[in-house]
About this RNA:
This is a predicted structure of a 1545-nucleotide RNA (small-subunit ribosomal RNA) from Fuerstiella sp. It matches the Rfam family "Bacterial small subunit ribosomal RNA". Model confidence (mean pLDDT): 82 of 100. The sequence is in RNAcentral, with records from ENA and SILVA. NCBI's taxonomy places the organism under Bacteria, Pseudomonadati, Planctomycetia, Planctomycetaceae, Fuerstiella.
RNA sequence: UUUCUGAAGGGUUUGAUCCUGGCUCAGAAUGAACGUUGGCGGCGUGGAUUAGGCAUGCAAGUCGAGCGAGAAUUUUAUUGUUGAAGCUUCGGCGGAUUCAAUAAGAGGAAAGCGGCAAACGGCGUAGUAAUGCGUAGGUACGUACCCUCAGGUUGGGAAUAGCCAUGGGAAACUGUGGGUAAUGCCCAAUAACAUCUGCGGAUCAAAGGUGUGAUUCCGCCUGAGGAGCGGCUUACGUGAUAUUAGCUUGUUGGUGGGGUAAUGGCCUACCAAGGCAACGAUGUCUAGGGGGUGUGAGAGCAUGGCCCCCACGACCGGAACUGAGAUACUGUCCGGACACCUACGGGUGGCUGCAGUCGAGAAUCUUCCGCAAUGGGCGAAAGCCUGACGGAGCGACGCCGCGUGCGGGAUGAAGGCCCUUGGGUUGUAAACCGCUGUCAGAGGGGAUGAAAUCAUGGUUGGCUAUCCUUCCAUGUUGACAGAGCCUCAAAGGAAGCACGGGCUAAGUACGUGCCAGCAGCCGCGGUAACACGUACUGUGCGAACGUUAUUCGGAAUCACUGGGCUUAAAGGGUACGUAGGCGGUUUAUCAAGUCAGGUGUGAAAUGCCUGAGCUCAACUGAGGCACUGCGCUUGAAACUGAUAAACUAGAGUAUUCCAGGGGUGUGCGGAACUGCCAGUGGAGCGGUGAAAUGCGUUGAUAUUGGCAGGAACACCGGAGGCGAAGGCGGCACACUGGGGGAUAACUGACGCUGAGGUACGAAAGCCAGGGUAGCGAACGGGAUUAGAUACCCCGGUAGUCCUGGCUGUAAACGAUGAGCACUGGGCGAGAGGAAGUUCGCUUCUUUUUGCCGUAGCGAAAGCAUUAAGUGCUCCGCCUGGGGAGUAUGGUCGCAAGGCUGAAACUCAAAGGAAUUGACGGGGGCUCACACAAGCGGUGGAUGAUGUGGCUUAAUUCGAGGCAACGCGAAGAACCUUAUCCUGGACUUGACAUGCUUGGAUGGCUCGCCCGAAAGGGAUGAGUCUGCCUUCGGGUGAAACUUGCACAGGUGCUGCAUGGCUGUCGUCAGCUCGUGUCGUGAGACGUCGCGUUAAGUCGCUUAACGAGCGCAACCCUUGUCCUUAGUUGCCAGCACGUAAUGGUGGGGACUCUAAGGAGACCGCCGGUGUCAAACCGGAGGAAGGCGGGGACGACGUCAAGUCAUCAUGGCCUUUAUGUUCAGGGCUGCACACGUCAUACAAUGCAACAUACAAAGGGCAGCUAACCCGCGAGGGGGCGCUAAUCUCAAAAAGUGUUGCUCAGUUCGGAUUGUAGGCUGCAACUCGCCUACAUGAAGCUGGAAUCGCUAGUAAUCGUAGGUCAUCUAUACUACGGUGAAUAUGUUCCUGAGCCUUGUACACACCGCCCGUCAAGCCACGAAAGCGGGGGGCGCCUAAAGUCGCUGUGCUAACCUUCGGGAGGCAGGCGCCUAGGGCGAACUUCGUGAUUGGGACUAAGUCGUAACAAGGUAGCCGUAGGGGAACCUGCGGCUGGAUCACCUCCUUU
Repeated sequence: UUUCUGAAGGGUUUGAUCCUGGCUCAGAAUGAACGUUGGCGGCGUGGAUUAGGCAUGCAAGUCGAGCGAGAAUUUUAUUGUUGAAGCUUCGGCGGAUUCAAUAAGAGGAAAGCGGCAAACGGCGUAGUAAUGCGUAGGUACGUACCCUCAGGUUGGGAAUAGCCAUGGGAAACUGUGGGUAAUGCCCAAUAACAUCUGCGGAUCAAAGGUGUGAUUCCGCCUGAGGAGCGGCUUACGUGAUAUUAGCUUGUUGGUGGGGUAAUGGCCUACCAAGGCAACGAUGUCUAGGGGGUGUGAGAGCAUGGCCCCCACGACCGGAACUGAGAUACUGUCCGGACACCUACGGGUGGCUGCAGUCGAGAAUCUUCCGCAAUGGGCGAAAGCCUGACGGAGCGACGCCGCGUGCGGGAUGAAGGCCCUUGGGUUGUAAACCGCUGUCAGAGGGGAUGAAAUCAUGGUUGGCUAUCCUUCCAUGUUGACAGAGCCUCAAAGGAAGCACGGGCUAAGUACGUGCCAGCAGCCGCGGUAACACGUACUGUGCGAACGUUAUUCGGAAUCACUGGGCUUAAAGGGUACGUAGGCGGUUUAUCAAGUCAGGUGUGAAAUGCCUGAGCUCAACUGAGGCACUGCGCUUGAAACUGAUAAACUAGAGUAUUCCAGGGGUGUGCGGAACUGCCAGUGGAGCGGUGAAAUGCGUUGAUAUUGGCAGGAACACCGGAGGCGAAGGCGGCACACUGGGGGAUAACUGACGCUGAGGUACGAAAGCCAGGGUAGCGAACGGGAUUAGAUACCCCGGUAGUCCUGGCUGUAAACGAUGAGCACUGGGCGAGAGGAAGUUCGCUUCUUUUUGCCGUAGCGAAAGCAUUAAGUGCUCCGCCUGGGGAGUAUGGUCGCAAGGCUGAAACUCAAAGGAAUUGACGGGGGCUCACACAAGCGGUGGAUGAUGUGGCUUAAUUCGAGGCAACGCGAAGAACCUUAUCCUGGACUUGACAUGCUUGGAUGGCUCGCCCGAAAGGGAUGAGUCUGCCUUCGGGUGAAACUUGCACAGGUGCUGCAUGGCUGUCGUCAGCUCGUGUCGUGAGACGUCGCGUUAAGUCGCUUAACGAGCGCAACCCUUGUCCUUAGUUGCCAGCACGUAAUGGUGGGGACUCUAAGGAGACCGCCGGUGUCAAACCGGAGGAAGGCGGGGACGACGUCAAGUCAUCAUGGCCUUUAUGUUCAGGGCUGCACACGUCAUACAAUGCAACAUACAAAGGGCAGCUAACCCGCGAGGGGGCGCUAAUCUCAAAAAGUGUUGCUCAGUUCGGAUUGUAGGCUGCAACUCGCCUACAUGAAGCUGGAAUCGCUAGUAAUCGUAGGUCAUCUAUACUACGGUGAAUAUGUUCCUGAGCCUUGUACACACCGCCCGUCAAGCCACGAAAGCGGGGGGCGCCUAAAGUCGCUGUGCUAACCUUCGGGAGGCAGGCGCCUAGGGCGAACUUCGUGAUUGGGACUAAGUCGUAACAAGGUAGCCGUAGGGGAACCUGCGGCUGGAUCACCUCCUUU
């Protein structure tokens, strides 16, 4: 300075996170279609599929001023005919009119000859990947009509159509004879600025018309030039596919000839053997190309409808003719298919022109008007023709514009919807009041699209003009459209569609109940659906709105702009090397790339800008810009390139030194092993978790000696060495490859990479031949197991080894291609070198090989001079998961198989790294009656009780591992008690509230009838009956009654809930604030070291603090003190009794119940980090939390409870409510849980005798006394309780008996007789007495409780309760042990760490066969169709060539004929047809194969944790299946130990 105005994201993988990655959405667009809806106008646009078939009409004619002839009609004349009006002398006259013929005209139809046009215009996109198109060039060429210039236009001739005559044929059409015209045809003349040439010469043309009249107007002929148009040709650009790699014989070139307007293998003969191709030939598939169009920030990607340019096509195929031009859309010939006509002989046709029709299809219009305009053909012109075109019609198909009213109007009307019932919303919306008049409607009038041509009259110029030209006047031309304007009436005629879970603007109610349905993705729906359907309401757009399809975008998701490859998809197994790509330093030159200026082109339209015309816009015109491109030209010379010359830092060579399991071959060695021989020896050996198979008295194993054989090479040995990788390990020798250091002598860029290619390439495997000790797929046997085609064991074949060949793959891995350069360090190891040196070593340097780490990078893990950092060069590879490394094709291989390598279909994920949990048949630490050490039990018996099951009319319901089962139930004969069963009753109800009717009633007691009762009915007696009162009454309060609202429900849902509870667990945990770290989820804190019962405390520390939990505070118990003494107590004093705190008194003691004290590791010693704390001791009633209790963090189990209660929703309402009687909950082949009592002598029985605590008591406890063997009865003192009572404690102690037995153990069961409670004791109570006297002699596997006043054992009391099934439960005291000072194991728990494919969290996840359904695909005996070639045969039309004995107007002729031409014949080529062998592609195919998908099928459990045999890769064998086993490899394996290395001290 110029140009540019332009760039957005969201949802979805997870418990959460970051990343990778796909799917999906929001935008714009369309020749669209479909659904619902639909007022007007303008401008556009409309057969995208079957280049499928077409009825009908039209789409190319014109010229009479080129020619002959000339119909209808008509004029005139003549002749004939007819004979009207009128006149009449009635005889006729008259002659209109009609018809016919002839002649001459006018007229001009239809047809013909001739000229021009018909090759344009119009339609379509089948073919065509280059004979095409686009851009830029070239020339061996042509050109009718048009323009300019020059010249010419003379003289003759012969035919032919039409026509006439006459035939054939249904028709189409056609034969013969006769005669005729021309701007038709022919000959001659003339002849150059034309053509040929041997340079002498030779050859070549024409047509007239109009008009009285033409050098003059219109034509004709020759030549030259122009314009426009065309032919040919060159370069570059212009799809997919290599699962098409070789193609080509006129092929490539040359020479001669032919042919063309022209170059050329375009054609032909001969000669040569070329030409094209990895920069993709050839083949196959697809496709008209461009200007442009859509989208996009752009680069791009997709596309080629309308319009313009080019090409190509015309029913399919072939061919030529005519012509300036065609191999001709509405011309010709031939072949074919199809259709039509037919007299069956033969003919006709071509809508991919405009309309229209059928078909197929989701789908695309009128058989319209007009040549008025624009344009085209012909013509001198008028004019004719023109489905080009101009218009109208149909279609919301698109774009644009307009309208459906505007203002006021609150009682915020009614109605609708919602509602917490208060209200809210629809909503100023409506009604109502006022106003306006766009569009549509009616009437009127009419601008404009029309200017020309032409005619007439005049006029200017050129003038020999008939012609041309300028201007004026008048006249003449609108198919169609009809603006604006005026008048009328009237808010009147004009709004819908989609959506409202998130993305995405916008929500409520009802219905439905994984149904019906929705869905673009995620996903909604299983009874409270903002997601389905409807209503209301809201949001968006609006004559449209949605849906579907397609394109671009978003998608940086093919990445040029602008991506990646350690682990997500992705580095080739490794090297060498061809083509190609890239390439060190210096100088000079050139100018291909590059850069700059100029210039040509880049058609128009489109796009953009400016301004203009339709009222605006869409639309249309004008000017400018752009068209990023290509060509030509001038210049520059830095860089790339080229050429030339040089250099040495890259690379290589040389000399010298060094290390090494580098490779190949040959030979040798010892240990071990196995076998054989022999000796010793004598019963086992071997093997395992444990066993067995196996071997062994025919002598094994063991041991000694000898011999033989094959394979592998201990120690050294090492994150040490070498090699390109695979890989390489005893020793020696021979041959041989590579590497490193030093020197800087030599060459002088010789380099790097490397598509194809070649070579090497573990193990397994294959072929041939050997060899075979050990090991060991397959196989056999033994175990294990539910099974065990496995893991373990005993055997054992291929194989493992060697030689020769093949295979060519691995987790062939550093999951990291090769090369070069640069970028802080530290510590090692191997191999060299240099300097210094105190000879110990130190420093520096090159190369190889490791570890840790800075910056940087990375999603993170991590990498980090050996990069995954920063750059450059080259190669390979990736693009969601599955299908699948599969199918098919090709190729390699002996095979196994390798390399290359899809699609249909299906899913919305698959995946990486890291985080928090949970889990592990992972690890570490710690704890607990968890185990161990003990004591006593359960499991066996009988009984009790609960549960299951069974049964039943019913056996009501709930609870279900721990954490249900002597649980709810602290008490089922009725009651309780229930949707339990069988029956009977009631219906505003057994119970509550409100309103209402009624009339005065109504309650209580005693009565009547039916009944089992409830209830129903009838109806008396007694008694009571509120408040106010003026005593007249009022009020109807309470109760009853009628009706209505409603009550009621132990009906359902504990998975809608509250509350309460259990459990982990009295386990020590669970969190927060601020800060720091991390992209983030998160982490740190809370980890570590000690310590504790404890996340208790201390120390350290990117943490510092805090909260809920722990502890403490509370209750109780253990010691002491103070205070207070009744009902308690009684030491001392007194009284009294047979005796007793009985009495007076007392407060000392016990006790009672209030308050205090006391215990804190406080003191001492030790250990410990100067800590926390621990150990021991003293003192003390008590010692390290003194014992016991209450107290239960964040949360888990959709744990339990709707049947305690409360409660949402649903259900029920003469019943699922209420009530009554009876029955059931107690039922019994059985199983389980919890208990009681026992099995006896540490016992039992009898007698005697001692010592508690804590409770209860008025519908109660009940004393003394009496009766009864007893249960109990009678009796009634006392006590509302430190007073009375239940109440006797029992084990214990003492004495006696029993003497080991089914007993003097044990007490079940049963009988009889009683007692008690209660309305009632049968189902179905308890107790007593007598009698009876079962099982049981210590309990299998297994399992429970308990660590001290505990276990064990002994009794006592209470609640519930009329009674009781209590042996239960809850409390109380008496007697009163043993063992453990440990953490290996079982169970559970806590913390740290590790792995994970789990997160509904291991009761997880998940693999494969089989079975079923469904879908797409592959193979397949075959079958059927298409395509392009090849070979052979045949061959129409036709050009060309040869021939032409037949025929023959023009010219020549000596008249004989000739020249020339034609028919016919032959030949080459050839469409088509036939036959044949192949190729390719598509369809179909019995059967078959795998694959995908599908809530609840079968078998196992392969993988994920050490997944219970670590897993995986390659290979081989085996097996129902996942899989197993062998060989080699990998870590993408946990754990423990060791080694090495690193960091820190």